Context: one part of a larger RNA
């Protein structure tokens, strides 16, 4: 893991509060501790005591009334039905539904591990290196020096044993809860070690790392106090109907917890010409939206009047311009903390309508982490699946179905009581995947633009469609081709040059059909090619411009990587209209089943129960109410069993909404069950849940 079995809202006491019995209507109810009797269940005494039968008042006190208070007024609290037991639901005190710490005391065991001290004992191959001392000897008077020789010094050296444990490998369900290979560090010493033997728990030992005190150690271990506490995390076992929240207020050594209250359920009561809703109708006060500049202030441009004032030009100066201040007045304006004015909504009361819940009291919750969305703001950056409030907006929560490829909240005015080889429809859809149109009708797009949306800008462009508006054209247009495009003159001036074409100046005239003292390109200046502009030749349109419709570049990202995909092009795209058709657990049809009201009919232990009609219901987390299966065991009852009882085996027998209940066959081998009561060790799938298999 998985399978079996245990496994969590109990008991007592008290108080409430609902049903229910018993006695009772004040001549009330009831014992209690204790004692008698009895095998035992359970009865007889026991009125001590409690609860009630009057309050009110701080109290004296008065009393169906009383305090207040001058009061005979007002107001406040009052003006007789209890009592005890069971059952159930909750508080409360107790381990209080179960399990789980770190942790706190007490009283003990531990220095066989290991830290330090004691006592008495052991252990350290071989080299090596050469202190003091001391002799000889030279020198000196002598200290003493200097050489040789001897000596055998040391937390010296180099290494095995011993002792450690520096780096790597390895090891890592290991050979090991710290090994093992190689490497390394000391090794006469603050050295290692054997044996006894001392010191311990807020204590002890520490050459200090809170190290170590038997694989524990920023306070050992064991037993107990003890079921320690846990506003925290998990767990918490059958079944149906009914209804059904909340993530808000306030307050809190409180913000992931409580109380109150606001929302839920169950009783009872009250209203029925009420109350709550809704629609309408009349009567209010606002000071938001939006406007506006009358007030407070913001700010842009103008004039004009005044002040003699930072400056700064002019002028010889007087003075004048520009400036600068203040104010006024024009014109456009800005506002959450302006307001001359001013809505829709939305409140408040009233009537009128519609038709049905409201509202008090009482038991029981559970909620107080919300979220998106969409309005109207606040923070932010008119970011954010960000944040906070409003709209007691809708939806999820606690709501399934369709549609959005897929998605809690978005749409479908969609709210699932059960069954159906049934039909209409909502959104959104009809080529294929994939139900239903490869539909009709007109036009558009060639970018695969597009095939929902996010998803794209300024700014370019003979893309193509529409609709206007102008000019030119058979008196020959627009395009193309042939021709020609001169002369006066290289106009003048300027220049080194300046001939149409570096540059100023002018810009005439001739000839002609036409031809610029030249619109571009070329040369050093020329020359050259062209243009305008003519003519031919051709023979019908052309050319400019403004609105607009759909497309184009603009356009860069990590898979070739998407329209959901295939794939699509007079569409399966755009855009307009059209008629069908699919499409949900919506809406109908059939039938069934429940609840709660109303009605009627039958039975009754007079509480109720059963059947028929009509009527409205009947998603559901947390939670509240009702009803019931099942397992143990007691009491009565009455049945089964060796002709086989329980247990267990068989998917396919039968009944119930279900929880479960009956049958038949096998297998078992000795006990089991019905019907009413009662009483619980009462139902597992989860608690890193306990124990066992495997």
């Nucleotide at each position: 893991g998985c399978c079996u079995g245990c496994g969590a809202g109990u008991u007592u006491a008290u108080g409430u509060g609902u049903a229910c019995u018993g006695c009772g209507c004040a001549u009330g109810a009831c014992u209690a501790a204790g004692g008698g009797g009895g095998a035992g269940a359970c009865u007889c005494c026991g009125g001590a005591g409690u609860c009630g039968a009057a309050g009110g008042g701080a109290a004296a006190c008065c009393g169906a009334g009383u305090g207040u208070g001058a009061a005979u007024a007002g107001c406040g609290c009052g003006u007789u039905a209890g009592u005890a037991g069971u059952a159930c639901g909750c508080a409360u005190a107790a381990g209080a539904c179960c399990c789980g710490a770190a942790g706190c005391g007490u009283u003990g065991u531990g220095a066989g591990c290991u830290a330090c001290c004691c006592a008495u004992g052991a252990g350290c191959a071989g080299g090596a290196u050469g202190a003091a001392g001391u002799c000889u000897g030279u020198a000196g008077a002598a200290a003493u020096a200097c050489a040789g020789a001897u000596g055998g010094a040391g937390g010296u050296c180099c290494g095995a044993a011993c002792c450690c444990g520096u780096g790597a490998g390895c090891c890592g369900u290991g050979c090991a809860a710290a090994a093992c290979u190689c490497u390394g560090g000391g090794a006469u010493g603050a050295c290692u070690u054997g044996u006894g033997g001392g010191u311990u728990g807020g204590a002890g030992u520490g050459a200090a790392a809170a190290g170590c005190u038997u694989a524990u150690c920023g306070a050992a271990c064991a037993a107990c106090g003890u079921a320690a506490u846990a506003g925290c995390u998990g767990g918490u076992u059958c079944u149906c109907u009914c209804u059904g929240a909340a993530a808000u207020a306030u307050g809190u050594u409180u913000u992931g917890g409580c109380a109150u209250a606001g929302c839920g359920u169950c009783a009872u009561g009250u209203u029925a010409g009420u109350u709550g809703g809704c629609a309408g109708g009349u009567g209010g006060g606002g000071g938001u939206a939006g406007a506006g500049c009358a007030c407070u202030g913001g700010a842009a441009g103008g004039a004009a009047c005044a002040g003699a004032c930072a400056g700064g030009g002019a002028g010889a100066a007087a003075u004048c311009u520009c400036g600068c201040u203040u104010u006024u007045c024009c014109u456009a304006u800005c506002a959450a903390a302006c307001u001359c004015c001013g809505a829709a909504u939305a409140c408040c009361a009233u009537c009128u309508g519609u038709g049905u819940c409201a509202c008090a009291u009482g038991g029981c919750a559970g909620u107080a982490a919300g979220u998106a969305c969409g309005u109207g703001g606040g923070g932010g950056c008119u970011a954010a699946g960000c944040u906070c409030c409003a709209c007691u907006g809708u939806a999820c929560a606690a709501a399934a179905g369709g549609a959005g490829a897929a998605g809690a909240g978005u749409c479908c005015u969609u709210g699932a009581u059960c069954u159906c080889a049934a039909g209409u429809u909502a959104a959104g859809g009809u080529c294929c995947c994939u139900a239903a149109a490869u539909u009709c009708a007109u036009g558009c797009u060639c970018a695969g633009u597009g095939c929902a949306u996010c998803a794209c800008a300024a700014g370019g462009a003979u893309g193509u469609g529409g609709a206007a508006u102008c000019u030119c054209u058979u008196a020959g247009a627009c395009a193309a081709u042939g021709a020609g495009g001169a002369u006066g003159u290289u106009g003048g001036c300027u220049u080194a040059g300046a001939a149409g074409c570096a540059g100023c100046c002018a810009u005439c005239a001739u000839u002609g059909a036409a031809a610029g003292a030249a619109a571009g390109c070329g040369u050093a200046a020329c020359a050259g090619c062209u243009c305008a502009c003519u003519c031919a030749u051709c023979g019908a349109g052309a050319g400019a411009u403004u609105c607009u419709g759909c497309g184009c570049c603009g356009a860069a990202g990590a898979u070739a990587a998407u329209c959901g995909g295939g794939g699509c092009u007079u569409a399966a795209g755009c855009a307009u209209g059209a008629u069908a058709c699919c499409g949900a657990a919506a809406c109908u049809g059939a039938g069934g089943g429940u609840u709660u009201g109303a009605u009627c009919u039958u039975c009754u232990u007079a509480g109720g129960a059963a059947g028929g009609u009509c009527a409205a219901g009947c998603g559901g987390u947390a939670a509240g109410a009702g009803a019931g299966c099942g397992u143990u065991c007691u009491g009565u009852u009455u049945g089964c069993a060796a002709u086989g009882a329980a247990g267990c085996c068989a998917a396919a027998g039968g009944g119930g909404u279900g929880a479960c209940c009956c049958a038949u066959g096998g297998u078992g081998g000795a006990g089991c069950g019905u019907a009413c009561a009662g009483a619980a060790g009462u139902g597992a799938g989860a608690a890193u849940g306990c124990a066992g298999g495997c």
Model confidence (mean pLDDT): 82 of 100. Predicted 3D model of a 694-nucleotide part of an RNA (large-subunit ribosomal RNA, domain II) from a bacterium. Rfam family: Bacterial large subunit ribosomal RNA. Rfam links the family to the GO terms structural constituent of ribosome and ribosome. It was read from a public genome assembly.